Predicted 3D model of a 704-nucleotide part of an RNA (large-subunit ribosomal RNA, domain II) from a mouse gut metagenome. The full RNA is in RNAcentral, with records from SILVA. The coordinates come from a structure-prediction model, not an experiment, and the mean pLDDT is 83.
Context: one part of a larger RNA
RNA sequence: UCCGGCGAGCUGCGGAGACUGGCAAGGUUAAGGACUAAAGGUCCGGAGCCGAAGAGAAAUCAAGUCUUAACAGGGCAUAUGCCAUCCAAAAGGUGGUAAGUCAGUUUACGCAGGCCCGAAACCGGGUGAUCUAUCCAUGUCCAGGAUGAAGUUGCCGUAAAAGGCAGUGGAGGUCCGAACGCACAUCCGUUGAAAAGGGUGGCGAUGAGGUGUGGAUAGGGGAGAAAUUCCAAUCGAACUCGGAGAUAGCUGGUUCUCCCCGAAAUAGCUUUAGGGCUAGCCUCAUGGGAGCCAAGCGGAGGUAGAGCACUGAAUACCCGAGGGGGCGUCAAAGCUUACCAAAGGUUAUCAAACUCCGAAUGCCGCAGUGGUGCUCCAUGGGAGUCAGACCGCACGAGAUAAGUCGGGUGGUCAAAAGGGAAAAAGCCCAGACCUACAGCUAAGGUCCCAAAGUGUGUGUUAAGUGGAAAAGGAUGUGGGAUUUCGAAGACAACUAGGAUGUUGGCUUAGAAGCAGCCAUACAUUUAAAGAGUGCGUAACAGCUCACUAGUCGAGAAAACCUGCGCCGAAAAUAAACGGGGCUAAAACAUACCACCGAAGCUACGGAUUUCCUAUGGAAGUAGGAAGUGGUAGAGGAGCAUAGUGCAGUAGGAAGAAGUCAAAGCGAAAGCGAUGAUGGACGAGGCAGUAGAGAGAAUGCCGGA
Numbered sequence: 001u002c003c004g005g006c007g008a009g010c011u012g013c014g015g016a017g018a019c020u021g022g023c024a025a026g027g028u029u030a031a032g033g034a035c036u037a038a039a040g041g042u043c044c045g046g047a048g049c050c051g052a053a054g055a056g057a058a059a060u061c062a063a064g065u066c067u068u069a070a071c072a073g074g075g076c077a078u079a080u081g082c083c084a085u086c087c088a089a090a091a092g093g094u095g096g097u098a099a100g101u102c103a104g105u106u107u108a109c110g111c112a113g114g115c116c117c118g119a120a121a122c123c124g125g126g127u128g129a130u131c132u133a134u135c136c137a138u139g140u141c142c143a144g145g146a147u148g149a150a151g152u153u154g155c156c157g158u159a160a161a162a163g164g165c166a167g168u169g170g171a172g173g174u175c176c177g178a179a180c181g182c183a184c185a186u187c188c189g190u191u192g193a194a195a196a197g198g199g200u201g202g203c204g205a206u207g208a209g210g211u212g213u214g215g216a217u218a219g220g221g222g223a224g225a226a227a228u229u230c231c232a233a234u235c236g237a238a239c240u241c242g243g244a245g246a247u248a249g250c251u252g253g254u255u256c257u258c259c260c261c262g263a264a265a266u267a268g269c270u271u272u273a274g275g276g277c278u279a280g281c282c283u284c285a286u287g288g289g290a291g292c293c294a295a296g297c298g299g300a301g302g303u304a305g306a307g308c309a310c311u312g313a314a315u316a317c318c319c320g321a322g323g324g325g326g327c328g329u330c331a332a333a334g335c336u337u338a339c340c341a342a343a344g345g346u347u348a349u350c351a352a353a354c355u356c357c358g359a360a361u362g363c364c365g366c367a368g369u370g371g372u373g374c375u376c377c378a379u380g381g382g383a384g385u386c387a388g389a390c391c392g393c394a395c396g397a398g399a400u401a402a403g404u405c406g407g408g409u410g411g412u413c414a415a416a417a418g419g420g421a422a423a424a425a426g427c428c429c430a431g432a433c434c435u436a437c438a439g440c441u442a443a444g445g446u447c448c449c450a451a452a453g454u455g456u457g458u459g460u461u462a463a464g465u466g467g468a469a470a471a472g473g474a475u476g477u478g479g480g481a482u483u484u485c486g487a488a489g490a491c492a493a494c495u496a497g498g499a500u501g502u503u504g505g506c507u508u509a510g511a512a513g514c515a516g517c518c519a520u521a522c523a524u525u526u527a528a529a530g531a532g533u534g535c536g537u538a539a540c541a542g543c544u545c546a547c548u549a550g551u552c553g554a555g556a557a558a559a560c561c562u563g564c565g566c567c568g569a570a571a572a573u574a575a576a577c578g579g580g581g582c583u584a585a586a587a588c589a590u591a592c593c594a595c596c597g598a599a600g601c602u603a604c605g606g607a608u609u610u611c612c613u614a615u616g617g618a619a620g621u622a623g624g625a626a627g628u629g630g631u632a633g634a635g636g637a638g639c640a641u642a643g644u645g646c647a648g649u650a651g652g653a654a655g656a657a658g659u660c661a662a663a664g665c666g667a668a669a670g671c672g673a674u675g676a677u678g679g680a681c682g683a684g685g686c687a688g689u690a691g692a693g694a695g696a697a698u699g700c701c702g703g704a
Base pairs, nucleotide, nucleotide: 001704002703003702004701005700006699011112012111013110014109016107017106018105019104020103021102022101023100026050027049028048032044033043034042035041054061055060064076065075066074067073081097082096083095084094085093086092115253116252118250122243123242124241125240126239127238133217134216135215136214137213138212139211140210141209142207144176145175146174147172151168152167153166154165155164156163180204181203182202184201185200186199187198188197219235221231222230223229228237256638257637258636259635261633266279267278268277269276270275280385281384282382283381284380285379286378287377288376290375291372292371293370294369296366297365298364299363305357306355307354311351312350313349316346317345318344322340323339324337325336326335327334388413389412390411391410392409393408395406396405397404418429419428420427433606434605438602439601440600444596445595446594447580448579449578453593455592456591457590458589459588460587466582472567473566476564477563478562479561480560482558483557484556485555493551494550495549496548497547499524500523501522504518505517506516530545534543535542607628608627609626610625611624612623613622614621615620639693641690642689644687645686646685651681658677659676660675661674664671665670
């Protein structure tokens, strides 16, 4: 990893709902007992319980009762329903009825382990010191070598000592080093030879030494030269049995089929936030008769916008109380001020928490309007949901950042497949009942990959722009509209001129068109020529421009609006049309025609659900209409398995069950003729009961 088997909503009690059945103003027995054919037996047993009457805390009263001094009133109850009848009808009156209870099945809930598996832990009783820690008792072990303490002997020495020298002696948590013990370094080993070892070195080795045997201390306890270290490969509290199926708002798993409907990821509360409860949204049943949309009419409102009348913010100017400065004075009065400045005025602004104003939408309502056709409401049973995601629009937070956070509104996904966007939860188109090699379309496309136009007309782009980006920049190029100049010759180029008062005045060392200041709308001669456009000089000079004439001969110049392009443009494996490739296009714009294109729509055949109509006692049958994507989840209908009853069934050695194969049948679960095998039991039907369906649980057991 695979195969086979096993493996998860069970049981009792309680009240609640639905359905089925019994009896019914009643229903029913419990314990217990008797009988018995031992059976989902029969019969006794009326204690008790529920219902037929309520009100009150209760006494109590009672179709009423309670409250209260009282009913005045009010609360709850007595039917506000249905049928019959009186009545022309309505209203009203009268009469009757107004149903419970006990079982069974089923659903969810409560109490119990309560769908299954799963803790770490907690508590109680025991078992452990053959491992290991410490201690006690009693034994035992430590090759060899070295050093040479005290004491002591002799000699020297001394008054005697001390002391010295040489011997002797043999001390020491002394030295070197085997056994023995330890474990410092490194290598190997790391599914090992070994659940702690091996190699090479290392440390201790007469001691706080090693070791044998026997004994002591026990789990919140022991022991500890102290590390949360050891207490039998287990230690921040051993092991074992029990409480015990501890608890697990957590994770995982939870087994056949088909049909109908189909959510939520929100609000409030929560020691609550990944859990719950109630509501919202789903479903089923019953009852009702509404609901929604459009137009019309009538409403409430303070958003967008706008505005400055209020509240504030903010700009310039005027005016200017008050304050500051200066002058003045004994003090003042007073004068003054290029200072600050309230209020007021003029101009021009801003605001989610400003409003003199004020939409569009949206919302609410009305009825002799129109449309739709179960979409709506109530009661009761059952849920699930409380992590939502992205996209568009209007907002808040953030940095007008985020595949960011938070609400509002709509959509899609979630729970939705199909076509498009190369590929793709959330974008665009469109909602898959089934079958088929039919047709028409949507989005999107039509040169090839690749279904369909190398379509038509008119333009644009030259950048492979298309096929990624800004501020900013530029005689790119198309369109539009405007102004000026121009055959009385423009624009460009070339030739020539570009002067005089004058070196304008001032300033200055100098300032002569050209440092600077003033004037420059001075004048003269002129075809024209600035008291000078730039370069230049120390200042002049010099070059040049404006301006003018000539040559030439037809358009030239400027700014504006706009289409498409250009630069700006640097990142880490080759990739910024899906690729090939594309330039009067296969790009862009515009107009038109055709075609392709989906599970959309239509057409053929069929299935099923709901409703309507017809028929029928009903199931059903026939016709018609509308449906039939689906997670959580509600509802409905079935298939299969094992016992049991009918049942000593049909059948069965002329071959049962089981096994292997299998025609065929059914919408599916499944059924199954027949053949083989097998060798003795046993379908199918109806009813009823469940240890009743396997692919998953790091499932359990066995096998390969």